A computed fold for a 382-nucleotide RNA from an Acidobacteriota bacterium, annotated as Bacterial RNase P class A. Its Rfam family is "Bacterial RNase P class A". By type it is a ribozyme. About the family: Ribonuclease P (RNase P) is a ubiquitous endoribonuclease, found in archaea, bacteria and eukarya as well as chloroplasts and mitochondria. The source organism's lineage runs through Bacteria, Pseudomonadati and Acidobacteriota.

[in-house]
RNA sequence: GCUGCCGGACGGGUGGUCGCCGCCGCUAACCAGCGUGGUACGCCGCGUCAGGAGCGGGGGAGGAAAGUCCGGUCUCCAUAGGGCAGCGUGCCGGCUAACGGCCGGGCGGACCGCUUGCGGUCCGACGGAAAGUGCCACAGAAAAUAUACCGCCGCGGGCAACCGCGGUAAGGGUGAAAUGGUGCGGUAAGAGCGCACCGCGGCUGGAGCAAUUUAGCCGGCAGGGAAAACCCCACGCGGAGCAAGACCAAAUAGGGGAGGAGGGGCGGCCCGUUCCGUUCGACUUCCGGGUAGGUCGCUAGAGCCAUUCAGCAAUGAAUGGUCGAGAUGAAUGACCGCCGCCCGCAAGGGUACAGAAACCGGCUUACAGGACGGCAGCCUCA
Numbered sequence: 001g002c003u004g005c006c007g008g009a010c011g012g013g014u015g016g017u018c019g020c021c022g023c024c025g026c027u028a029a030c031c032a033g034c035g036u037g038g039u040a041c042g043c044c045g046c047g048u049c050a051g052g053a054g055c056g057g058g059g060g061a062g063g064a065a066a067g068u069c070c071g072g073u074c075u076c077c078a079u080a081g082g083g084c085a086g087c088g089u090g091c092c093g094g095c096u097a098a099c100g101g102c103c104g105g106g107c108g109g110a111c112c113g114c115u116u117g118c119g120g121u122c123c124g125a126c127g128g129a130a131a132g133u134g135c136c137a138c139a140g141a142a143a144a145u146a147u148a149c150c151g152c153c154g155c156g157g158g159c160a161a162c163c164g165c166g167g168u169a170a171g172g173g174u175g176a177a178a179u180g181g182u183g184c185g186g187u188a189a190g191a192g193c194g195c196a197c198c199g200c201g202g203c204u205g206g207a208g209c210a211a212u213u214u215a216g217c218c219g220g221c222a223g224g225g226a227a228a229a230c231c232c233c234a235c236g237c238g239g240a241g242c243a244a245g246a247c248c249a250a251a252u253a254g255g256g257g258a259g260g261a262g263g264g265g266c267g268g269c270c271c272g273u274u275c276c277g278u279u280c281g282a283c284u285u286c287c288g289g290g291u292a293g294g295u296c297g298c299u300a301g302a303g304c305c306a307u308u309c310a311g312c313a314a315u316g317a318a319u320g321g322u323c324g325a326g327a328u329g330a331a332u333g334a335c336c337g338c339c340g341c342c343c344g345c346a347a348g349g350g351u352a353c354a355g356a357a358a359c360c361g362g363c364u365u366a367c368a369g370g371a372c373g374g375c376a377g378c379c380u381c382a
Base pairs, nucleotide, nucleotide: 001378002377003376004375005374006373007372010369012339013338014337015336016335017334018333020060021059023057024056025055026054027053030052031051033048034047035046036045037044038043062353066364067363069362070361071360072359073358074241075240076239077238086237087236088235089234090233091105092104093103094102095101106126107124108123109122110121111120112119113118114117127232128231132230133229135225136224149172150171151168152167153166154165155164156163157162180198181197182196183195184194185193199221200219201218202217203216204215205214206213207212245296246295247294248293255287256286257285258284259283263280264279265278266277267276268275303322304321305320306319307318308317309316310315340351341350342349343348
C1' cells in the first nucleotide's frame, strides 16, 4: 500500500423571521380572582393580589425515543413457615440492583488461510438418554428384550435348475439413522474371536477455582437417536401495573344527622280547632362518598463528564466537576439564506432510520454517510 473481517463512537454545521411547552427574573394593575363601598342591578369606585398578560434571560427528543421480548426501581393489593402444582433458565468462572444480559475461559461445528496442527472470523436451548415411561413416518429382514431379504460357508437331498436344515453378519440392498472404526491375524465362511492404533467406559496421577485437559493402567465393548416427548436434577419466580397510587374537590342526582311550617296522616284522653305522642314532610343547615376538573407522583438518577487506581476484560473504587425535556386531545415547529456531503456535463435535485409519555439496565429490529481503532493474509521498500 491492497484485500477481507471485527469493534466502539458520530450521525449535519451556522444565521434570519415568526411561533409552541416548561423554568427563572423584572414590570406594572390591562384582564381574571378576592375584599369593601355605592348603584338606576347594566355595573362603577377604591384596596389587595403576580393566576393570566407584557419585557428580558435560559432550556426543550434518540442511538435507536421503535418492538414491548427479558430484568429491576417505585406504587398498590395479597402474604406465618415450609411444601405441591405451574412457568422460566440450563457447559464453567466472574461482573451486576437484577437478568434469558455482559466479560473471560472450555468444548463442539462452519468458512478461509497456510507452515497440517496452528491462526483468523462467525455460530451453538452446550445439564441428564447406564432413573423410569413412551416415540422413531416411508422404506427395510430388523428402528432396539431383538432380528436376516440378497449374499457367503457347511451338511443333506436332487441328473440339473434348485430345495431343506444349520452357521455367519465381512459384502450388497433399505433408510435421516443399522448394533464401534481401520488394518493384520484367524476361520468352512465369518465375527472383538485374538492383536495394534483410534473411539468408548472405569481407576489412579499431573495441570486448572471449575468446565475441561493430559499421562499411565485396566475392561473386548456393555451404551442407536431424540429431552424443541413426558420426565429427572440444579437454580430462580406472589399478583397487577404511573390509566400504579396519594391529595383537593363543582354543578346535578343519591345517602346520613339536626331543626322543621300559622302542612298532612295515625293514635291517646269522653270529644276536639286548642293538649300529648308518633310518622310523612316542602324548606333550612351540617356531614360523608363518588364523578367532571385540578394538584402531586414527575424527573437529581444503579445519572452524566473528566482524571487516577485495581482488573486480561466485563466492571468496580476514589477525587473533582456538572444538571442536560417533563408535556397530558400530549410542546420540542414552520419558512428563508450560507456552508458541508451525495447524484448530475449543467440547470437542478436530494440529505438515512426515525418522535419521549414514571424511570433505569439489557436484547432485538431499522439506518444515508464518512472518519477512527484493531486483527489476519498478500505485495513493496529499508